[in-house]
RNA sequence: CAGGCCUAAUACAUGCAAGUCGAGGGGUAACAGGUGUAGCAAUACAUGCUGACGACCGGCGCACGGGUGCGUAACACGUAUAUAAUCUACCUUUUACUGGAGAAUAGCCCGAAGAAAUUCGGAUUAAUACUCCAUAAUAAUAUUGAGGGGCAUCUCUUGAUAUUUAAAGUUCAGACGGUAAAAGAUGAGUAUGCGCGAUAUUAGCUAGUUGGUGAGGUAACGGCUCACCAAGGCGACGAUAUCUGGGGGUACUGAGAGGUUACACCCCCACACUGGUACUGAGAUACGGCCCAGACUCCUACGGGAGGCAGCAGUGGGGAAUAUUGGACAAUGGGGGCAACCCUGAUCCAGCAAUGCCGCGUGAGUGAUGAAGGCCUUAGGGUUGUAAAGCUCUUUUGCCAGGGACGAUGAUGACGGUACCUGGAGAAUAAGCCCCGGCUAACUUCGUGCCAGCAGCCGCGGUAAUACGAAGGGGGCUAGCGUUGUUCGGAAUUACUGGGCGUAAAGGGCGCGUAGGCGGUUUGACCAGUCAGGUGUGAAAUUCCCGGGCUUAACCUGGGGGCUGCACUUGAUACUGUCAGGCUUGAAUUCGGGAGAGGAUAGCGGAAUUCCCAGUGUAGAGGUGAAAUUCGUAGAUAUUGGGAAGAACACCGGUGGCGAAGGCGGCUAUCUGGACCGACAUUGACGCUGAGGCGCGAAAGCGUGGGGAGCAAACAGGAUUAGAUACCCUGGUAGUCCACGCCGUAAACGAUGAGUGCUAGACGCUGGUAGGUUUACCUAUCGGUGUCGCAGCUAACGCAUUAAGCACUCCGCCUGGGGAGUACGGUCGCAAGAUUAAAACUCAAAGGAAUUGACGGGGGCCCGCACAAGCGGUGGAGCAUGUGGUUUAAUUCGAAGCAACGCGCAGAACCUUACCAACCCUUGACAUGGGACGUAUGGGCUUCAGAGAUGGGGUCCUUCACUUCGGGUGGCGUCCACACAGGUGCUGCAUGGCUGUCGUCAGCUCGUGUCGUGAGAUGUUGGGUUAAGUCCCGCAACGAGCGCAACCCCCAUCUUCAGUUGCCAUCAUUUAGUUGGGCACUCUGGAGAAACUGCCGGUGACAAGCCGGAGGAAGGCGGGGAUGACGUCAAGUCCUCAUGGCCCUUACGGGUUGGGCUACACACGUGCUACAAUGGUGGUGACAAUGGGUCGCGAGGCUGCGAGGCCAAGCUAAUCUCAAAAAGCCAUCUCAGUUCGGAUUGUACUCUGCAACUCGAGUACAUGAAGUUGGAAUCGCUAGUAAUCGCGGAUCAGCAUGCCGCGGUGAAUACGUUCCCGGGCCUUGUACACACCGCCCGUCACACCAUGGGAGUUGGUUCUACCCGAAGCCGGUGCGCUAACCGCAAGGAGGCAGCCGACCACGGUAGGGUCAGUGACUGGGGUGAAGUCGUAACAAGGUA
Repeated sequence: CAGGCCUAAUACAUGCAAGUCGAGGGGUAACAGGUGUAGCAAUACAUGCUGACGACCGGCGCACGGGUGCGUAACACGUAUAUAAUCUACCUUUUACUGGAGAAUAGCCCGAAGAAAUUCGGAUUAAUACUCCAUAAUAAUAUUGAGGGGCAUCUCUUGAUAUUUAAAGUUCAGACGGUAAAAGAUGAGUAUGCGCGAUAUUAGCUAGUUGGUGAGGUAACGGCUCACCAAGGCGACGAUAUCUGGGGGUACUGAGAGGUUACACCCCCACACUGGUACUGAGAUACGGCCCAGACUCCUACGGGAGGCAGCAGUGGGGAAUAUUGGACAAUGGGGGCAACCCUGAUCCAGCAAUGCCGCGUGAGUGAUGAAGGCCUUAGGGUUGUAAAGCUCUUUUGCCAGGGACGAUGAUGACGGUACCUGGAGAAUAAGCCCCGGCUAACUUCGUGCCAGCAGCCGCGGUAAUACGAAGGGGGCUAGCGUUGUUCGGAAUUACUGGGCGUAAAGGGCGCGUAGGCGGUUUGACCAGUCAGGUGUGAAAUUCCCGGGCUUAACCUGGGGGCUGCACUUGAUACUGUCAGGCUUGAAUUCGGGAGAGGAUAGCGGAAUUCCCAGUGUAGAGGUGAAAUUCGUAGAUAUUGGGAAGAACACCGGUGGCGAAGGCGGCUAUCUGGACCGACAUUGACGCUGAGGCGCGAAAGCGUGGGGAGCAAACAGGAUUAGAUACCCUGGUAGUCCACGCCGUAAACGAUGAGUGCUAGACGCUGGUAGGUUUACCUAUCGGUGUCGCAGCUAACGCAUUAAGCACUCCGCCUGGGGAGUACGGUCGCAAGAUUAAAACUCAAAGGAAUUGACGGGGGCCCGCACAAGCGGUGGAGCAUGUGGUUUAAUUCGAAGCAACGCGCAGAACCUUACCAACCCUUGACAUGGGACGUAUGGGCUUCAGAGAUGGGGUCCUUCACUUCGGGUGGCGUCCACACAGGUGCUGCAUGGCUGUCGUCAGCUCGUGUCGUGAGAUGUUGGGUUAAGUCCCGCAACGAGCGCAACCCCCAUCUUCAGUUGCCAUCAUUUAGUUGGGCACUCUGGAGAAACUGCCGGUGACAAGCCGGAGGAAGGCGGGGAUGACGUCAAGUCCUCAUGGCCCUUACGGGUUGGGCUACACACGUGCUACAAUGGUGGUGACAAUGGGUCGCGAGGCUGCGAGGCCAAGCUAAUCUCAAAAAGCCAUCUCAGUUCGGAUUGUACUCUGCAACUCGAGUACAUGAAGUUGGAAUCGCUAGUAAUCGCGGAUCAGCAUGCCGCGGUGAAUACGUUCCCGGGCCUUGUACACACCGCCCGUCACACCAUGGGAGUUGGUUCUACCCGAAGCCGGUGCGCUAACCGCAAGGAGGCAGCCGACCACGGUAGGGUCAGUGACUGGGGUGAAGUCGUAACAAGGUA
C1' cells in the first nucleotide's frame, strides 16, 4: 500500500443504513426568546409575537447509492448496427402564457370499538392538494392540397378546414416557482448480424406452434393478446432434452498459439424469506413500499396482530477458513431546500490477523593464548571460529522531551499531537523456518535393528543407516519458512502453429454411392472471399513505453502506444469463388482383338472310399511306441465279378491366372460381370474421396424341407498316466452337401485405406501389341505379378516405381497398463450374440525393435574312462572308521549334492579339550603402567588337611641380571585403586589371508581403427588343422596382454669332472670288497649332449598339418610332476592366524578332580578281511626301492611257545642299525561252512605310561559267528596303467585296516560317438536376466475394496389430464351509494361499493419420464502372507 465468509441465497437479538422543504399549507406537541397580567422578588399564568418545529395535508426524493450471484446456455452478456417502431422527472436553450370560480379533506376537537396493531362515526378547516370555466397552437385527432427525399412499410418541408386540450403560487424587492410547445443533454425501452459451455448412451421437437387478415393492447414494433383462415416453423452447420453455469473488461501462465479464471476495481444482467399480483410514478412489477398464498420466528387478554441484515457492525450455525455491535460527515459524492442547514454504515478514517506486495532493522570495526564449552578423532589433532569475550565506534527502529503539518482557494480536520523535524540516553528493544541418498546446494557420530519410522519419484530401515530419531557441523531462504490444495508451464502427452496409425495404441472385412470436402486448361465479366488505403468504434481502469509525486519502493498519477475485433467506405483483380463462352491431356463412349479356377444355371465323366449281392479262400484281420477296445469259423482281412449311393475333382499345378474383398480348380453348353491391348473417331471436366445409407461378406451357428459315402465336435469304449473329463486307438451323432431364409463376425493380414503426379537400376514369371531378322530369338512399349538393390525414409527390424520415399486431396482410427471391448442404455437378431460404449477402483509400469548372456525334452561341429569294449570293485557278511539320528549331565565345535561323511584329527586313557558335574580364584594363568610395604635369587627333600587345585609347616643347597665395573638401572613377593588383561563367545552375509570347485577346460580381455543413434559388434567369425584362441590361409581390421606351449624338477640314453662310507673288470688277498690296489663298470653328486616333423615318400591348397618310413636310448606333447587365466558358487574357514563391530567381566575369564567326545533299536559313506584250490597250511629261501634313527635305531648273546625280558657291540649314519622283503618255488589239503573264514567270548600274559575300569596295542591257549561272490543301483582304470605283493615314513610314551611315499610281478580292451553325464565353438528360439532349481496360468479357500443385477422402498425434478381457484388487473353488470360539472327542477354525466365471468399462484387427485439414496440375495472384477489342486503359455515348453 492492497485485499479479508470461496462453505448455509442458512436463521437472525440489538443499534444504525432516506430523508428533506415553514420561501406550498392548516397549525403549535417539545425547546428557546420576547411581550402582557399577577407578584417586592423568586415564580406562576396568558400570548404563535419571534427563532423554530412533533405529528398532519402537500412537493421532490425513496427506481440512486449499498449488497449478493439463487436463477438464467438466454439477444442474458460482448461487439457492431437499427429505431423511417419509442419514452425521458430534475438540468440547459428558445418562444408564448400564468385570467376567473368552486367543492372537499387530513390534522385539531368530540364520541365509539379493541389487549394491541389499528379502526369507525360526527363536527370544523387550509393549500403549489382537487374540480370547472376562459384563452391557445409549430401540440393531438380527422379530412384535404403542393413540393422534395428515401430503404418496402415510409419520411421531410409547406398550406387549408373542423374538433379537443393548460397553469400556482410564495414574497417589500430581488429571487424561487407554475403551464404549453420546440430543441438539446442524460437515462431507458425494443429489434438485428456475429461471437459466447458439456453430453448423440438426448434425434426428432413444436399447437399461439409458423404465417396471414382484422381487432385489442403498449411509450413503442411484434402472437404481445384475441377471433377467423392457411399448415406451417425448427433440426445432423446439432433442434429438443439433461447436466453445469451470472456475462464481459480483465487476471494467472505461456516464446507464441493456446490453457485456466471471474476475488478486489469498472460495465451490464438477475435477485431481495419462497411463489404470485398489481398500484403509485418520468422511471419499479419497487432490498429497508402495498396486497395475497406458503414456510418459519415473535407478541397476545386467544378474538387477533407483527416481521424479513444477499445494507454497516454484530450473533448462532456450517466450515480447514475470513475482521470492530469503532470515529466523522473534515474531504469526495448523493437527496431535499432560495439558503442557512439537515440526512447520508455511500464515503473518508481508525481497529484486528505476517493474508499478500514493497521498504527497513535486529549493529559496525578490530580482536589468535586460535580461550572455555560442544562435536569428531588415526588421540597427533581437527572443527564450531574472528565466531565469542575484550577494546574502539555508530544510533536506523523503538524509548524520553520539544516543535509540528499538507489534505482547507474564505470558515470548517474524524484521521491526530498522526506523518515529519530537532534534541537526549543507550548495543541497547528486535531471528526464525526448512533441508543435507540421487534428482538438488549441503556429512559425520550416536541410538534403533524390515521395529520405530521416512517417502514428491526412484526408494531407505532385517547390528557398522550420509535416507528413521537425536546431536555436532553444513546448505538454502529470511520476518518469514515449510506443508497441503489449485491453475498454467515443462507436455510436440489432443499436435491450428506442432503428433501419429507394417511390428509400439491406431486402416473401417470389401465395394457402390448421398450430403459434404477437394478439383484439368483457356477467354471475358463480377468483386463474395483475398489484399491495400480511409472513416467510425473498440468506455475507464489494467498490460507496455516515456515522464511526474510520496526520502526509496510497492503504490498513486500525466501523456503516448496498444486493444491483433466489428461496421461503413474508396480502390486493386493475380489467386479461390460465381456467371457466360471455348479447349482436350483427366474421365467416358465406339470399333477390332486375345487371356483367365471371375459369377450363375443345367447336363455329363472317370479314379477312389463305403455298403449290398455272388464267387475263390482260411484264420486271423485291424491298430499302436507297445497294446487293447473292434471285426472274424454265423467265414472276416485278402482277391474276382456285378450293383448302389454320396461327396470331392489326382496328374497338369507354377511366389501361375481371375475377382472389390470373402474367395474361385474334372468336362461341356447357355446366360453374364470386369480388366487388358490396338485403332480411328465422338462427348467435353461429365472427375477424386466419401459422414450417414445400401449391398456383398470364410468358417462355425440358427430355422424349414431334403440328402447323408467319407470325415467328424458332443458322446461311448480301449490305452497312457499319480490322475488323463486330453494328446494315441476303435466306434460315433449333430454338422459338413442341396434349396430357401437368418447371422455379419475372423490373425476378414501385405497386421500396410482410396486416388493422382514425381523419384537409379538389375534379374525372373505372366497377358497383349509393334519392329527387326539368322525362324528362333532380339529390341521397344502398355498392363499385371515376384526377387534383389541406389537415393530417401525408419526407434530398429526393414521398405524401396506394387514405397513404409517426395507431395497433394478425401475418409476411418489412436492418446499408459489393467478393469473392458465389459456394465448400463439404445439399435439389430428366432436364439447364439453383434454393434455403439463408459465409470469406480487399481498399478508404475504394460509394450516395440534390437544387444549381451543363460537356457531348450532346437540344430551343426568337437572333446573327456562320458558312453561303448574290457579288468577289478562297492551295494549282501563280519569288523574298522566317519556321518546322520537317537540317547545323555555332557555325548564340544565345524564341514552338507558333485566340491560334507578314514574330512579339520600327521594319531581323545590324563593332558589334548573347546563339552558336562563338583570344588576353588577375581588386576586374574599371561602384557604394560601408578602408589605403599616387604624382600633383593632359584631350587631340592619332607610333613599335615584335602579328590585335587590350594593352603599351612619343617629342612637342605644356592645368593639374581645388565653393565661404561665408578655407580646406576632393572627384578621378586604381598596389599590398594584403577586403566586393563582374558574369551575355541556371536557374526565367513562386515573382512584379510588361505583353500575347494567348474578345470589344466581353452578360454578371458585391451589399445587404435572401422561399423552401429545406442546397448554393442568387428578383431575372437569363416575354410583347414591341433591336446590347445596350436598353427596356416582368407577377411575392416592391425597389433597387444592374461591364459596354452616353452623356460623349472624327476625318470629314460650318452659324454665329461669327482671317487668315500659306494663299486671290483684286471692283479694280489679274504669266510666276507675284508685288505692292498684301481676308479674301467654300477652307483652317487655336479656340468653338458641329445628330438627339431630335422630327413625320405604320400596326402593337403605350392600352407599349416596329417599318414607311413629310415635312423635313434627315446618320434611327433617321450613318461611324470610343479604350474590353475578373467571369473562363478554372499562356496569353506572368526575353532590355525590376523581383524571391524557386538556381547561377557567374582564370569561366556582362570585353575583342579572325575566324567564325556569311545553311548546304540537304526540309516548312509569310505575301507579292511573274507567267502577259498590263480587258494589254505607247512617247508624252502632268491631278487628291491624309498626312507628313519642319540630321551633314538639297536647288531650279537642268553631267556620265554610268544608278545617280550636281561646283558650289550656299533652308529649323530652311501660306514652301524631298523631289515625279515612279499608275491615266487616245492609238498600237502580236494570242494566241505572245510586244514576256507576269522568275528565274538573265556583264561593267562607282555609293553607303554603317574594311571589301560569306563577307554590302548600286542601275545599264547581255547572258542570258531556271519559269510558259498552279493537286488535295484553304482565306482575306479587306457600301460609299466588296472589288478596283485610286500616295504618305509609322518603323527606318536603307547595306539592305523587311515594318510603320504617306495619298489616287485604285471594284464585285458577301445568297433565307434547313436545314447547317458560334463565341457568348448558356431547357429536358432525365448514372455528367462536371482538367468529353467527360471518364468508363469486358472479354479477353489480366507480377508478387504469399489462396482453391475435385484422383489422392492425413500426422496428430488419434470411432463400430461382433471379439480380447486387467494390477491390482482381486465371485461360485464351496477335498481345499493354518490361533494365539485350540466340542469330552474326532476334528473343526467361521471365515480364507488357489490355481484358475475375470463386469466392465474399455492394446493389436490391420477398416470408417465428421469435422476439419486437404500435393499435380502446374487454376478463378475481388483488387491492381498510363503494356502490347495494341477502345469495351460514362454525352448519344437515336451500335442508348434
This is a predicted structure of a 1440-nucleotide RNA (small-subunit ribosomal RNA) from a metagenome.
The coordinates come from a structure-prediction model, not an experiment, and the mean pLDDT is 84.
Rfam family: Bacterial small subunit ribosomal RNA. Gene Ontology terms of the family: ribosome and structural constituent of ribosome.